[in-house]
Molecule: glmS glucosamine-6-phosphate activated ribozyme aptamer
RNA sequence: GUUCUUGAUAUAGCGCCAGAACUGUGUUAUGCAGUUGACGAGGAUAAGGUUAUCGAAAUUUCGGCGGAUGCCUUACGGGUCCUGCAGUCGUUAUAAGUUGGCAAAUCCAAAGAGUGAUUUUUGGUACAAAUUCAACUUAGGCAGGUGG
Numbered sequence: 001g002u003u004c005u006u007g008a009u010a011u012a013g014c015g016c017c018a019g020a021a022c023u024g025u026g027u028u029a030u031g032c033a034g035u036u037g038a039c040g041a042g043g044a045u046a047a048g049g050u051u052a053u054c055g056a057a058a059u060u061u062c063g064g065c066g067g068a069u070g071c072c073u074u075a076c077g078g079g080u081c082c083u084g085c086a087g088u089c090g091u092u093a094u095a096a097g098u099u100g101g102c103a104a105a106u107c108c109a110a111a112g113a114g115u116g117a118u119u120u121u122u123g124g125u126a127c128a129a130a131u132u133c134a135a136c137u138u139a140g141g142c143a144g145g146u147g148g
Stems, first nucleotide, its partner, number of pairs: 014066004019062001020036006039055003045075006076090003081145005094139008107124007
């Protein structure tokens, strides 16, 4: 260095890089070696399908590939003593409205790695939205059955 086996841990704005931009070097028309390429919030019953939510930032968070907790359908499950339909939700298992709560990067400063592009860590200040959380208000259907 390669291959195999076993175990553990982590990850879903997550991983990767044929395009692109940038750096070093050779060369003079492109080779080699590199760098950049999503900032957090929120999100998992199962199968199938599918171009997968929210805001922050602003030179590429461009472009592409893969994945994915989204959405749709079906099944299962929750609400009401039970059953069916409709609707809604997913084991913390109803919806709507009002009010309120929660972020990181960017930025500033310091230290470190690299010839460089660039990158790592620490500290400081501030600011969101949503299908998120909390409180409150309102609404919460139809049919049948058992028991009191």